Context: one part of a larger RNA
RNA sequence: ACCUACGAGUUACCAUCUCUGGCAAGGUUGAGGGAGACGACUCCCGUAGCCGCAGCGAAAGCGAGUCUGAACAGGGCGCCUGAGUCAGAGGGGGUAGACGCGAAACCGAGUGAUCUACACAUGUCCAGGCUGAAGUACCGGUAACACGGUAUGGAGGGCCGCACGGAUAAGCGUUGAAAAGCUUCCCGAUGAGGUGUGUGUAGGAGUGAAAGGCCAAUCAAACUCGGAGAUAGCUCGUACUCCCCGAAAGGCAUUUAGGUGCCGCCUCGGGUGUUUCCCUUGUGAGGUAGAGCGACUGAUUGGAUGCGAGGGCUUCGCCGCCUAUCAAGUCCAGACAAACUCCGAAUGCGCAGCGGCCAAGGGCGGGAGUAAGGGCGCGGGUGCUAAGGUCCGUGCCCGAGAGGAGAAGAAUCCAGACCAUCGGCUAAGGCCCCGAAAUGCAUGCUAAGUUAGACUAACGAAGUCCGGCCCCCAUGACAGCUAGGAUGUUGGCUUGGAAGCAGCCAUUCAUUCAAAGAGUGCGUAACAGCUCACUAGUCGAGGAGCUGGGCGUGGAUAAUAAUCGGGUAUGAAGCAUGCUGCCGAAGCCGUGGGAUCCGUUGAGGAUCGGUAGGGGAGCAUUCCAGUCGGCGUCGAAGGUGUCCCGCGAGGGGUGCUGGAGCGUCUGGAAAGGCAAAUGUAGGU
Numbered sequence: 001a002c003c004u005a006c007g008a009g010u011u012a013c014c015a016u017c018u019c020u021g022g023c024a025a026g027g028u029u030g031a032g033g034g035a036g037a038c039g040a041c042u043c044c045c046g047u048a049g050c051c052g053c054a055g056c057g058a059a060a061g062c063g064a065g066u067c068u069g070a071a072c073a074g075g076g077c078g079c080c081u082g083a084g085u086c087a088g089a090g091g092g093g094g095u096a097g098a099c100g101c102g103a104a105a106c107c108g109a110g111u112g113a114u115c116u117a118c119a120c121a122u123g124u125c126c127a128g129g130c131u132g133a134a135g136u137a138c139c140g141g142u143a144a145c146a147c148g149g150u151a152u153g154g155a156g157g158g159c160c161g162c163a164c165g166g167a168u169a170a171g172c173g174u175u176g177a178a179a180a181g182c183u184u185c186c187c188g189a190u191g192a193g194g195u196g197u198g199u200g201u202a203g204g205a206g207u208g209a210a211a212g213g214c215c216a217a218u219c220a221a222a223c224u225c226g227g228a229g230a231u232a233g234c235u236c237g238u239a240c241u242c243c244c245c246g247a248a249a250g251g252c253a254u255u256u257a258g259g260u261g262c263c264g265c266c267u268c269g270g271g272u273g274u275u276u277c278c279c280u281u282g283u284g285a286g287g288u289a290g291a292g293c294g295a296c297u298g299a300u301u302g303g304a305u306g307c308g309a310g311g312g313c314u315u316c317g318c319c320g321c322c323u324a325u326c327a328a329g330u331c332c333a334g335a336c337a338a339a340c341u342c343c344g345a346a347u348g349c350g351c352a353g354c355g356g357c358c359a360a361g362g363g364c365g366g367g368a369g370u371a372a373g374g375g376c377g378c379g380g381g382u383g384c385u386a387a388g389g390u391c392c393g394u395g396c397c398c399g400a401g402a403g404g405a406g407a408a409g410a411a412u413c414c415a416g417a418c419c420a421u422c423g424g425c426u427a428a429g430g431c432c433c434c435g436a437a438a439u440g441c442a443u444g445c446u447a448a449g450u451u452a453g454a455c456u457a458a459c460g461a462a463g464u465c466c467g468g469c470c471c472c473c474a475u476g477a478c479a480g481c482u483a484g485g486a487u488g489u490u491g492g493c494u495u496g497g498a499a500g501c502a503g504c505c506a507u508u509c510a511u512u513c514a515a516a517g518a519g520u521g522c523g524u525a526a527c528a529g530c531u532c533a534c535u536a537g538u539c540g541a542g543g544a545g546c547u548g549g550g551c552g553u554g555g556a557u558a559a560u561a562a563u564c565g566g567g568u569a570u571g572a573a574g575c576a577u578g579c580u581g582c583c584g585a586a587g588c589c590g591u592g593g594g595a596u597c598c599g600u601u602g603a604g605g606a607u608c609g610g611u612a613g614g615g616g617a618g619c620a621u622u623c624c625a626g627u628c629g630g631c632g633u634c635g636a637a638g639g640u641g642u643c644c645c646g647c648g649a650g651g652g653g654u655g656c657u658g659g660a661g662c663g664u665c666u667g668g669a670a671a672g673g674c675a676a677a678u679g680u681a682g683g684u
């Protein structure tokens, strides 16, 4: 992992609702007893009790009333307005382990110190080598000591190192040889040493040179049994079929936030009967969008004026004068606001009338689930006018929705799947090939493979196409070429110099001219030189500029090899506009069939995606009672082929196998259906 078997809403009692049945203003027996053809028994007796038929009051109590109260007041609860009760079945609730499995733990009583910790008693073990304390002897030395030397001596939690004990580092081992080992290195090795035997200390207790260590491979409280099916607002699992409807992930509250209660939304029953919804008409409330602010509050830019203040002058006591400062108010012009409004929509909302629609709405009762939501569009808050962010409102969708498109892809686009169909039409989207359908038509644009075939900016550019405006031009434009481009003058100032060309100044003048700046750029130390503006000639037709739009261009950088889904595509298979046709889905239509609901009686119509969940109808298994006067060695159950029936769960016929039991129908009763629970056991 697979197969087989087992495996989870049960049972009792209590109250409640629905259904079925009996009796009914009544219903019903309990314990107990009797009879019988003695059993899942049946019948009878038994009226004690219970519920109902009357309520109100705390009660005494009174009673269609009663309580409160001084009340014959008002008010509360009742009557007026009668249906119960017993039993059975089912739904949900309560009390019990209460659908099943699952703790970490808590408590009680016991069992453990053969492991290990510490202690007690009594034994035992420590190769060899080294060092050489005190003391002692002798010699030296001293007044005597002290002290020195040499011997002797053999101390030490002394040194090196076996046994023994330990465990520093690394390697190996890691389903091991081993639930802690092996190898090498390493530490202690006469000591707070190692070790044998016997004994003691016990679970909130022991023991601990202290690590929460150890207390039998278990320790921040051992193990065994018991309380015990502890509790688990948590996780997982929860078993046959078909049919109808079909949610929620809001609100309020919560020692509440992944739980729960009430409401909302779903379903079923009986009851109400258009109240619901839509269109239209009329009529209302309102302060949003927008707008406005010489209409408030507040904020605010520039200008004018300038109260007042500051500063300066001053004969400073005053007055007065001035101002590169601040600035009230007013005026001119401009603009801003969720918590501003002189104004003010569209929608939405309330009410009423008419109409449409046959589908809903509201009330009562039984049963729920939901209370983690999510994406997208629009209106906002928050955030960075960030987020697949977060929080509201509103709509759609996913959730619980299959199908087609988007290469692929919950929520984007199209479209809501009862079943069948080798029929038709369309939607989005497509029609060169992969690929179903136009290498369709017309007119432009693009040259970048831009693009088709992801998104992209500021900014840059004689890309190119189409507009608009202005200027020059046969009295010759624009470009090129030839020639001129001068004089006062080296303008003045400045400067070492400054001569058109460092810089400053200027009525940047004037003269001669076809024209020529007190000079456009290069250049010089300064001049010089080159050039331009400007002019003439030559040439002979358009030229110069500004601006709007279309498509393109640079800007353009990501990590293993690229790519638009690929191939590929250039009067396109790109972009733009228009036109015609076709393809294309579970949409729509046709044909056949089924189911649900409503309706009809010469009738049809609507509906049938679906998670949580509600409701309905069935299938199968085991047993029981009756039944078929059932079947069976002339072959039961079971197994295995095959055929048929049923939407399905399933049922039936027949062959083979098998070898002794089994069924039909009507009811009843359940240890009543397995794919999942890291399910349990067995087998492979």
Stems, first nucleotide, its partner, number of pairs: 001684006011096004016091008026051003032045005055062002065077004099237002102234001106227006117201009126191001128160003131156001135152006164188003169184004203219001206214002240618006251262004264370002266367004272361001275360001277356002280353005290343001291341002297337002301333005308326002310323004373398010403414003418593004423589003429583003432567003438580001440579006451569002459554002463551007471543002480538005486511003491505003517532001521530002594608005619673001621670006628663001630662002638657008
Large-subunit ribosomal RNA, domain II from an Oscillospiraceae bacterium, 684 nucleotides, folded computationally. It matches the Rfam family "Bacterial large subunit ribosomal RNA". The prediction has a mean pLDDT of 84.